[in-house]
Context: one part of a larger RNA
RNA sequence: CUUGGGCGUAAAGAGCUCGUAGGCGGUUUGUCACGUCGUCUGUGAAAUCCUCCAGCUCAACUGGGGGCGUGCAGGCGAUACGGGCAGACUUGAGUACUACAGGGGAGACUGGAAUUCCUGGUGUAGCGGUGAAAUGCGCAGAUAUCAGGAGGAACACCGGUGGCGAAGGCGGGUCUCUGGGUAGUAACUGACGCUGAGGAGCGAAAGCAUGGGGAGCAAACAGGAUUAGAUACCCUGGUAGUCCAUGCCGUAAACGGUGGGCGCUAGGUGUGGGGUCCUUCCACGGAUUCCGUGCCGUAGCUAACGCAUUAAGCGCCCCGCCUGGGGAGUACGGCCGCAAGGCUAAAACUC
Numbered sequence: 001c002u003u004g005g006g007c008g009u010a011a012a013g014a015g016c017u018c019g020u021a022g023g024c025g026g027u028u029u030g031u032c033a034c035g036u037c038g039u040c041u042g043u044g045a046a047a048u049c050c051u052c053c054a055g056c057u058c059a060a061c062u063g064g065g066g067g068c069g070u071g072c073a074g075g076c077g078a079u080a081c082g083g084g085c086a087g088a089c090u091u092g093a094g095u096a097c098u099a100c101a102g103g104g105g106a107g108a109c110u111g112g113a114a115u116u117c118c119u120g121g122u123g124u125a126g127c128g129g130u131g132a133a134a135u136g137c138g139c140a141g142a143u144a145u146c147a148g149g150a151g152g153a154a155c156a157c158c159g160g161u162g163g164c165g166a167a168g169g170c171g172g173g174u175c176u177c178u179g180g181g182u183a184g185u186a187a188c189u190g191a192c193g194c195u196g197a198g199g200a201g202c203g204a205a206a207g208c209a210u211g212g213g214g215a216g217c218a219a220a221c222a223g224g225a226u227u228a229g230a231u232a233c234c235c236u237g238g239u240a241g242u243c244c245a246u247g248c249c250g251u252a253a254a255c256g257g258u259g260g261g262c263g264c265u266a267g268g269u270g271u272g273g274g275g276u277c278c279u280u281c282c283a284c285g286g287a288u289u290c291c292g293u294g295c296c297g298u299a300g301c302u303a304a305c306g307c308a309u310u311a312a313g314c315g316c317c318c319c320g321c322c323u324g325g326g327g328a329g330u331a332c333g334g335c336c337g338c339a340a341g342g343c344u345a346a347a348a349c350u351c
Base pairs, nucleotide, nucleotide: 005322006321007320008305009304013319015202016201017200018199022195023194024193026089027088028087029086030085031084032083034082035081036078037077038076039075040074041073042072043071049067050066051065052064053063054062055061092192093189094188095187096185097184098183099182100181104178105177106176107175108174109173110172111155116150117149118148119147120146121145122144126137127136163170164169207248208247209246210245211244212243216242217241221237222236223235224234259318260317261316262315263314264313267296268295269294270293271292272291273290274289275288276287277286278285300307301306324351325350326349333344334343335342336341
């Protein structure tokens, strides 16, 4: 590399999206005849191989005739399928219009509860903490309580296997800007599509750089306990950090451990959003349909567990990945990064 087999949990789906090349691609008419198919001709060296005959007394061996030679080129022919060109279509895709839901994103402003701190009042000897204690705080007046003030961070209830987002993720309120989605109508375009090697962008937390901020929490650190020891678990403190702005980093049990798209294949029952119809004073309720999100379950699948119209079923298209354990996601090299490190990725040896 090929053939074959795989990727929920055994090795294996890239964290996610956009998108280049490429691969693949709806219905229909005409045309070409590139792929495809038929036939004919030429060529396809000799030897080898198969077959027939012959020569060494046989055979091996040797000689002669014929065949094979999956390929290439040319001629003629076929046109279903794939393809090119030209035309048409509307169901795929998109647009428009009318509605609707939403913690989707960004910025600005703003609210109350609570913690802490400060000031003042009341008040007096304890408070705090634990399994029990101690360190710690407190007569320089703490804890408790009332009033006022400061500041930072997070948003109780609603809140929900409920919503939105491609993923990461998103939750007090108001305003401005802005992305996506769903339903209905069937007016417009007329295959404009799917996937996507490279590439680009986004990407929790921690970490890094510069400048701010700092209430609570809290790596490191200090002290008190526990213990044989206790570089821990428990307690008292406490600095980075956590927050903001800008720029890096680019990882994760980035998980549904399940790549994306399309079609097909029993049902039942919740729930979120919309449409239609019936019922109805309204509300409710019933039927049906589309989109989402759960549970149960048939066929089928699976090593089993389980999955089961949100498939792990039945098929097609495209990408990624796997090939015994350790060595090792390491070394070396390259690329990226301020660094930490990331990406790519072996071998010896060993079982």